[in-house]
RNA sequence: GAGUUGGCCGAGGUAACCGCUGCUUUGUCGUAAGUAGUAACUUGUAAAGUUAUUAAACGGGCAAAGGGGAGGAAAGUCCGGGCUUCAUAGGGUAGGGUGCCAGGUAACGCCUGGGGAGCGUGAGCUCACGACAAGUGCAGCAGAGAGAAGACCGCCUAAGUUUGUUUCGACAAACCGGUAAGGCUGAAAGGGUGCGGUAAGAGCGCACCGCGCUACUGGUAACAGUAUGCGGCGAGGUAAACUCCACCCGAAGCAAGGCCAAAUAGGCCCCUGUGGACGCGACCCGCGUUUGGGGGCGGGUAGGCUGCUUGAGCCUAAGAGCGAUCUUAGGCCUAGAGGAAUGGUUACCACUCGCAAGAGUACAGAACCCGGCUUAUGCGGCCAACUCCACC
Numbered sequence: 001g002a003g004u005u006g007g008c009c010g011a012g013g014u015a016a017c018c019g020c021u022g023c024u025u026u027g028u029c030g031u032a033a034g035u036a037g038u039a040a041c042u043u044g045u046a047a048a049g050u051u052a053u054u055a056a057a058c059g060g061g062c063a064a065a066g067g068g069g070a071g072g073a074a075a076g077u078c079c080g081g082g083c084u085u086c087a088u089a090g091g092g093u094a095g096g097g098u099g100c101c102a103g104g105u106a107a108c109g110c111c112u113g114g115g116g117a118g119c120g121u122g123a124g125c126u127c128a129c130g131a132c133a134a135g136u137g138c139a140g141c142a143g144a145g146a147g148a149a150g151a152c153c154g155c156c157u158a159a160g161u162u163u164g165u166u167u168c169g170a171c172a173a174a175c176c177g178g179u180a181a182g183g184c185u186g187a188a189a190g191g192g193u194g195c196g197g198u199a200a201g202a203g204c205g206c207a208c209c210g211c212g213c214u215a216c217u218g219g220u221a222a223c224a225g226u227a228u229g230c231g232g233c234g235a236g237g238u239a240a241a242c243u244c245c246a247c248c249c250g251a252a253g254c255a256a257g258g259c260c261a262a263a264u265a266g267g268c269c270c271c272u273g274u275g276g277a278c279g280c281g282a283c284c285c286g287c288g289u290u291u292g293g294g295g296g297c298g299g300g301u302a303g304g305c306u307g308c309u310u311g312a313g314c315c316u317a318a319g320a321g322c323g324a325u326c327u328u329a330g331g332c333c334u335a336g337a338g339g340a341a342u343g344g345u346u347a348c349c350a351c352u353c354g355c356a357a358g359a360g361u362a363c364a365g366a367a368c369c370c371g372g373c374u375u376a377u378g379c380g381g382c383c384a385a386c387u388c389c390a391c392c
Stems, first nucleotide, its partner, number of pairs: 001388010012349007020069002023066007034058001035055009071363001075374002078372005083253004095249005100114005115129001116127004130244002135242002137238002152183002154179003160175006191209006210233001211231003214227005257306004267297006275291006313332008350361004
């Protein structure tokens, strides 16, 4: 210098003006909602209502000032938790999920560290990575044979039978057979190489390699290493196939849930002058039911308040740890709306595109709150590491 790998940060800036929405303070306002007090009037009382007036305690309207106001993903809603309601003695089944080991955490399918396997010259990247040696199932086409398999080609006739030839030693052919070395098919054909062995062959025997078991050593463990050890190997693949093993999981979600509560209708209770209807009664009085009037109570709707943002919070420092993370001390308060605010214009600067004039500013926007994962993202900056080339 070039090309890479891993990670982190920023998310256009400044100023003026005009807006939107919460909060705080101050002022003002009594109808434009409530609320509290007083007075008058209405109905026989109680009580309720109406009107007038006063009040700035609660709540509210208006005005001014101050101060706050989207994200790294607010997104997808894929996991995990807090919180809330319902259910709940305990355990099991069903169903779902996770799956090498250890640690972190409120928890996780997340993170950190380690082991194993694969890829890369390397930095580094990827992996649902328990068990098929418990059982069951599955494997198209091709092929003789696809599961303790198979004789198509090939190889072999040592033993047995028959035939032929015969120099009587044997030879040849056929049958009965043997054989998994070699060929062929296939993704895959039941360890590999070599020597011995044999009629030809074969873990049939042996050596080395591989595999399994066992023991020992190192390690918390996953695992790794070693062996004059044991086993000739009996065990092909497949579990995001059934299954087995181990561990985890109650359901629904802020439209959760809690509180206050108008009008109308209906429910229950109390009071009720003159009445209406019905029943008791021959009739009156009376009593009962119902209707009418007034009041109270309770459920619930509209509506309002709350839940709501102080939290597994953020920043700084020190300490423990390889690290994720944790502990201690100090400091800070950083949207809280609710049909949903967080914006617009102008000027200058920055960047991109364009010859210029000029145009444009990535992805995208809270909705109870957190921890993750995944996906989207123009551009700029920083750190660490690797490879190659050149020079000293």
The prediction has a mean pLDDT of 75. Predicted 3D model of a 392-nucleotide RNA (Bacterial RNase P class A) from Alginatibacterium sediminis. It was read from a public genome assembly, where an Rfam model found it. Lineage of the source: Bacteria > Pseudomonadati > Alteromonadales > Alteromonadaceae > Alginatibacterium. Its Rfam family is "Bacterial RNase P class A". It is annotated as a ribozyme.